[in-house]
């Protein structure tokens, strides 16, 4: 190793979402292949090589051999003979015949060409496989065993001779031999027929003895060793036949079959057999899949897999067809024969056209096909085959080489020491890191390799020869690191990351998916990971896939329960007793071919390879056993049925019978409308309508009771009454005695529209019609209106026909409820209660079960049986076939092709023209604008050389700019300039810096004069510092705000947004933060699997309002005292206002209600103030790739005689228009004169500037006082009080022009801002629409600041005067909280159907 039992074996990742958990498909890692391509490639061992055209094939071989079967018989040799010739007489010469010997060979015979080799076209078959049968067969050579072997005969090839004919081949004559052919003889233990007796068996039969007639044999050859030849018997191999069982898909293939099934008799084969023929009969075969298509050699074994399985059919071996296509015999032991033969066909190929020859799926090769598959070698040395006595002959079987990395293996391609960690590369935070001990350099080593030398086993028999491979393998010696390393990959999955190019391009990809300027995905290098003489791709199995599920799944909602029942086949079936022994269990034989896997050894220097022994399911045979299931055969009563007795019930059919509505129809009263709708209008009505009121006529449906009631298989069934019928249900326990459960196919029922005849027709109503409605409305409304709805027959056969949940059976806690029954108990009892006990309907709810959601005795729990059903989405329940059907159609029911999902349930959210609660100048109640006119001013938009640049919905537009004439300034044109306008350090040379000045220029600047010449040191020289000249580098308001800090804006001053730990859930996640109330407020209180925090909300800071103490100038003046025209103007005061430091006061503290006795609310006291007192700062977790590279900083990228930098001019100020926010008005609450009050916060030295004089005015001149509670800017203004003006384009309103001027500034044309005079546009309160405000708030009134030379309707402050209005939360916006839907998650500005381009 096998069986058990232990042990060991059996991994998973990615991708559906925002997350999550399932259900599911894709897609991956791993092995393997007769492969193939890319790219690389250094040796050897074993293996392996047309998978495609079973297309075509040139040329060479692949099947011969035997002369000891046989007649010949070239050829050489011998040995006898020895002619002609010659002759020195010795001979020489050799014909010619006989003998023997050797042997090429063509012919006749033999025995092989049926092995061997090669394919895989057909086969779905007893073809194969595995067991078995032949009592229904045969078998050359082989090997045992017995008998045999005798006499004759007559032909044919060849050879010869005459033809034909191109060839192939092929007639005619005449002779010849055999182990060729024939005849006879001889013969049983042979065969055959008829017969008898034992015996044996599974049926026909067998098998032995034994009678009696028939019939049949032969060959020789060598020279003696042997080899052959005949008949019979048995063996051995090796075939034939037959049978059990197993062998792919398709039912969109359901019926096949006449030699078909048998049966008689005849043939025929080795043999049985419809195998054939004749008759005769009508039968076989199929749902356990015939038949029909469709594919395919089977199988041992191979490849994966833990296994069961799944695939495969190459090498090796079995079995089987096959030989160009199709047939078909013949010879023969054996073929219907690969290198025989006939015939037909097709191709080809010779050809003198008359014929003929060929068959590589043999081994090389060619051509073709194709991503692809090799030499026209060697040798018969070895295995093995054929002949042969045998030597030997053949032998592309085989054994070897060759070609190929085609596979498996195994080896090297160097080892050791080496740290200035060399140079080169790359990266770099510029330090350094990393390639890397890597490499040079020493020092060795010598597998593979070159050479020389030496050299096998394989060889066995039989001394003896006898090796393709092969001078190979191995082995010595020498030689030299010499010759010898790539491929893939680096986002996950998946080990391995920088840089640079590139810019949704070029490309990459297995699956998700990279790439639109910082790509770890592309391409390149560097450096890293894997493998390694290979790597990667591709292509195909199997696996991971429990994703076909036996082991292993599943069907409420993710694919998936038929619409219901009946019921045939089948499957599955209570309790006992015998009995057998199929199944099933031991036990023990046979068989499982060898190779092969697996074990355990050997053997090649390992290993691959390869030997040797062991191991196997499954099938057969035999005993045995009898618990279980099957079968026989008897009981049984609890399954199941019947009997009897009861009482519910919309259960089915028919026939009959009622009321109430609606419509019509008649008559009466009556009179202008009715009707409908969000509103209308179409529609009916003066010919009398609606309404009322009597009568009548028709048809449908049955209010009320009515009810998570009730019946039925379901589909359904609802007025009443009567007839006929089906079921179930209690209770009884007489009777049957397993009758039962399910149920493919079958039968029947089967709402609703629909059809198809014939009735009926009130109401309602598809379809038309009209009228709204709308952007259009072939809809949603409204008026009418036909099929239909109803009733009879008779199709139709489908529904979300749903409990989305199939029938039956036991089991498995409970607790209410209600409907039909029984039993019992209380009760005087009909009523009614209680308890229990069947049979139905419904709820909550344990365990358990489920992705969850949820089911829970009416299971979706726990188990049996049976059936039907699902395998990713869409394509699609559709084509195509058939079947039904009048017809609509319905039942079955695919594929191309496409994607990577599509799907269930739960989260969190964000959405809703869903629900509840809430809050906010959100409506709403007011008050004033804004849009309509001018002017400012800012945007778009145009224009322009330039109009510099950003901001763009709310959250951009009087915004960045709190102040563009130059400057600013970034933009335009022109002119300069290049270590530069600035910053830092270095070399070299020179000189202080600087200041002042001519000259040209628009000016920057450029040529020049003039003084000037640092410290230290004697000086040389060194410091400092400046100019030049060089190289570093500086500069960019050049790009990216979607690379980025920092800052800001908006949800929103909104009440929210989280952690910990525990708890809950398989998870996302939930609880806490939800709930009842409160609150501006997640405020607090009160409950609660929560308990605590923590960031925001309050608080704490600043102003403000009251007061108290302290302090007093430049403020203030009560009282005293001086004093003016007046005046805190002085002296003093420290009361007072006031100014500023510290304090105090306000907490729901106090009563009263209200409310859970809580929190709070209301309401009141008191108080300068009351419920956060008013304002401000002050912005949670985030949102919005929100805004800024032009503040500022800061990566990457760009420019560098310029995108730097300097100067002049011009631009930013333009101008058909558009918008935005502002300002002034349109008038009388008002303008315009004139006169009189009262602030507050500011600010002022390059300044604020006072009195005073001048100017109508802007302003001018002037200079006192002030670094400011001191002095200036400074008169506030609306108001008030008086006068005019009188409803008009005005005494409105002020634009716009023209004139004259001030004032700043080098300078006011482009372009400043004010005066004065004239001039006096539009506009008479503003469509749609809009926007701001809830109290010192809106309106209105002025004053002052920052910016600044000048410029202010703007913007930041400040006061003065001072309303109105809020019922309240439907509705518009925005927000918060809790449910709900959801197919949205870029989150409704989502997502998605259809159209039509």
């Nucleotide at each position: 190793a096998u069986u058990c039992g232990c042990c060991c074996u059996u991994a998973g990742a990615g991708u559906u979402u925002g997350a999550u958990c399932c259900u599911g498909g894709c897609u991956c890692a791993g092995g393997a292949u007769g492969a193939a391509c890319u790219c690389u490639g250094g040796c050897g061992g074993c293996g392996u090589g047309c998978c495609u055209a079973a297309c075509a094939c040139a040329u060479g071989c692949a099947a011969g051999u035997c002369g000891a079967g046989c007649g010949g018989g070239a050829u050489u040799c011998a040995a006898a003979u020895g002619a002609a010739g010659u002759u020195u007489c010795g001979g020489c010469g050799g014909a010619u015949u006989u003998u023997g010997a050797u042997g090429a060979u063509a012919g006749c015979g033999g025995c092989g060409g049926a092995c061997g080799g090669g394919u895989g076209a057909g086969u779905a078959a007893c073809g194969c496989g595995u067991a078995g049968g032949u009592a229904a067969c045969c078998u050359g050579c082989c090997c045992c065993u017995u008998a045999c072997a005798c006499a004759g005969g007559g032909a044919u090839a060849g050879c010869c001779u005459c033809g034909g004919g191109a060839a192939a081949c092929u007639g005619g004559g005449a002779u010849u031999a055999a182990u060729a052919c024939c005849u006879g003889a001889u013969a049983a233990u042979g065969c055959a027929a008829c017969g008898a007796a034992g015996u044996c068996a599974c049926a026909u039969g067998g098998c032995c003895u034994u009678g009696u007639u028939g019939c049949c044999a032969a060959a020789g050859a060598u020279u003696u060793a042997u080899c052959g030849g005949u008949g019979a018997g048995g063996g051995a191999u090796g075939g034939a036949c037959c049978u059990g069982c197993g062998u792919u898909u398709g039912a969109u293939u359901a019926g096949c079959u006449a030699g078909u099934u048998g049966g008689u008799g005849a043939g025929g084969u080795a043999a049985c057999g419809g195998c054939c023929c004749a008759c005769c009969a009508a039968g076989g075969c199929a749902a356990c899949g015939a038949u029909c298509a469709a594919u395919a050699g089977c199988c041992g074994a191979c490849c994966u897999g833990a296994g069961a399985g799944g695939g495969u059919a190459a090498u090796c071996g079995g079995c089987c067809a096959c030989a160009u296509u199709g047939g078909a015999a013949c010879u023969g032991a054996g073929a219907c024969a690969c290198g025989g033969u006939c015939c037909a066909a097709a191709c080809u190929c010779c050809u003198a056209c008359g014929g003929g020859a060929g068959g590589c799926a043999g081994c090389a090769g060619u051509g073709g096909g194709g991503a692809a598959u090799a030499u026209u070698g060697c040798a018969c040395a070895a295995u093995g085959g054929g002949c042969g006595c045998a030597a030997g002959c053949c032998u592309g079987a085989u054994g070897c080489a060759g070609c190929a990395a085609c596979g498996c293996c195994g080896c090297g391609u160097g080892a050791g020491u080496g740290a200035u960690g060399a140079a080169g590369g790359u990266c770099u935070u510029c330090g350094g890191a990393u390639u890397g001990u890597a490499a040079a350099a020493c020092u060795c080593u010598g597998u593979c390799c070159u050479u020389a030398g030496g050299g096998a086993c394989g060889a066995a028999a039989c001394a003896a020869a006898u090796g393709a491979c092969g001078g190979u393998a191995c082995c010595u010696g020498a030689g030299g690191a010499g010759g010898a390393a790539g491929c893939c990959c680096c986002g996950g999955c998946u080990a391995a990351c920088u840089a640079c190019g590139u810019g949704c391009c070029a490309g990459c990809a297995g699956c998700c998916g990279c790439g639109g300027u910082a790509a770890u995905a592309c391409g390149u290098a560097g450096g890293g990971g894997g493998c390694g003489a290979g790597c990667g791709u591709u292509a195909u199995c199997c696996g991971g896939a429990a994703u076909u599920a036996u082991u292993g799944g599943g069907c409420g909602u993710a694919a998936a329960g038929a619409g219901u029942a009946c019921g045939u086949a089948g499957g599955u079936g209570g309790u006992u007793u015998u009995g057998u022994a199929a199944g099933c269990g031991u036990a023990a034989g046979g068989u499982g071919a060898a190779a092969g896997c697996c074990c355990g050894g050997g053997g090649c220097u390992u290993a691959a390879c390869u030997c040797c022994g062991g191991c196997g399911a499954g099938c057969c045979u035999u005993a045995c056993g009898a618990a279980c299931u099957g079968c026989a055969a008897g009981a049984c009563u609890u399954g199941a049925g019947u009997g009897c007795a009861g009482g519910a019930g919309g259960g089915g059919a028919a026939a009959g019978u009622g009321g109430a509505a609606u419509u019509c129809c008649u008559a009466g009263u009556g009179u202008a409308g009715c009707g409908g709708u969000g509103a209308a209008a179409u529609g009916c009505g003066u010919a009398g309508a609606u309404a009322u009121u009597a009568g009548g006529a028709g048809g449908a449906a049955c209010a009320c009771c009515g009810g998570u009631g009730g019946c039925g298989a379901a589909g359904g069934c609802g007025a009443c009454u009567u007839u006929c019928u089906g079921g179930a249900c209690u209770g009884u326990a007489a009777c049957u005695g397993a009758c039962a459960c399910u149920g493919a196919g079958g039968u029947a029922c089967g709402a609703a529209a629909g059809c198809g005849u014939g009735g009926g027709g009130a109401g309602c109503a598809a379809a038309c019609a009209g009228a709204a409605a709308u952007a259009g409305a072939u809809a949603c409304c409204c008026u009418g209106g036909u099929a239909g709805u109803c009733c009879a027959c008779g199709c139709c056969g489908u529904a979300a026909a749903c409990g989305a949940u199939g029938a039956a059976u036991a089991c498995u806690a409970g607790g209410g409820u209600u409907c039909g029954g029984g039993u019992u108990c209380c009760c005087a009892a009909u009523a009614g209660g209680g308890a229990u006990u069947c049979g139905g309907g419904g709820c909550c709810g344990c365990a358990g079960c489920a992705a969850a959601c949820g089911c829970a005795a009416u299971a979706a729990g726990u188990a049996u049986u049976c059936c039907a059903c699902c395998u990713g989405g869409g394509g699609a329940g559709u084509a195509c076939g058939u079947u039904c059907g009048c017809a609509a159609g319905a039942a079955u029911g695919a594929a191309a092709c496409u994607c990577a999902a599509a799907g269930g349930a739960a989260u969190u959210g964000a959405c809703g023209g869903g629900g509840g609660c809430c809050c906010g100048c959100a409506c709403a109640a007011g008050c004033g604008g804004u849009g309509g006119a001018g002017c400012a001013u800012g945007u778009g938009g145009u224009u322009u050389a330039a109009u510099u640049c950003g901001a763009u919905g709310g959250u951009a537009c009087g915004c960045g700019a709190g102040g563009a004439a130059c400057c600013u300034u970034a933009c335009c044109u022109g002119g300069g300039u290049u270590u530069g306008a600035c910053a830092u350090a270095c070399a070299c040379a020179g000189g202080a810096a600087u200041a002042a000045u001519u000259c040209a220029g628009a000016g920057a600047u450029g040529a020049g004069u003039u003084a000037g010449c640092g410290u230290a040191g004697c000086a040389a020289u060194a410091c400092g510092u400046c100019u030049g000249u060089g190289a570093a580098c500086a500069g960019g308001u050049g790009c990216u705000g979607c690379a980025u800090g920092g800052c800001u804006g908006u949800c929103g001053u909104c009440a929210g947004c989280u952690c910990g730990u525990g708890c809950c859930g398989u998870g996302a996640g939930g609880u806490g933060u939800u709930g009842g109330g409160u609150u501006a407020a997640g405020u607090c209180c009160c409950g609660c699997a929560a308990c605590g925090a923590g960031c925001g909300c309050a608080a704490c800071c600043c102003c403000u309002a009251c007061u108290g103490c302290c302090a007093g100038u430049u403020a203030c003046u009560a009282a005293c005292a001086g004093g003016u025209a007046a005046a805190g103007c002085u002296g003093a005061g420290g009361a007072c206002u006031c100014u500023g430091g510290c304090g105090g006061a306000a907490c729901u503290g106090c009563c009263g209600g209200u409310g859970a006795u809580a929190a709070a609310c209301c309401g009141g006291a008191g108080g300068a103030a009351g419920g956060u007192g008013g304002g401000g700062a002050u912005g949670a977790c985030g949102u919005c790739a929100a805004g800024u590279c032009a503040u500022c900083a800061u990566g990457g990228c760009c420019c560098u005689u310029a995108u730097g930098u300097c100067c002049a001019g011009g631009g930013c100020u333009a101008c058909a228009c558009a918008c935005g926010u502002g300002c002034u008005a349109c008038a009388a609450u008002g303008g315009u004169u004139g006169g009189u009050a009262c602030a507050g916060a500011g600010u002022g030295a390059c300044g604020c500037g006072a009195a005073g004089c001048g100017g109508c005015g802007a302003c001018g001149u002037g200079g006192a006082g002030c670094a400011a509670a001191a002095c200036g800017c400074a008169u506030a203004a609306a108001a008030c009080c008086a006068a005019u003006c009188g409803u008009a384009g005005u005494u409105c309103g002020g634009a716009u022009u023209g004139g004259a001027g001030u004032c700043u500034g080098a300078a006011a044309c482009u372009c400043g801002a004010c005066u004065c005079c004239a001039u006096g546009a539009a506009g008479u309160u503003g469509g749609a629409a809009u926007c701001g405000c809830u109290a010192g708030u809106a309106a209105u009134c002025g004053c002052a600041u920052a910016u600044c030379a000048g410029c202010a309707c703007g913007a930041u402050g400040c006061g003065g005067u001072g309303a109105a209005u809020a019922c309240g939360u439907u509705c518009c916006c925005g927000g918060g909280c809790c449910u709900u839907g959801u197919a949205c998650a870029c989150a409704c500005c989502g997502c998605c159907g259809g159209u039509c381009a």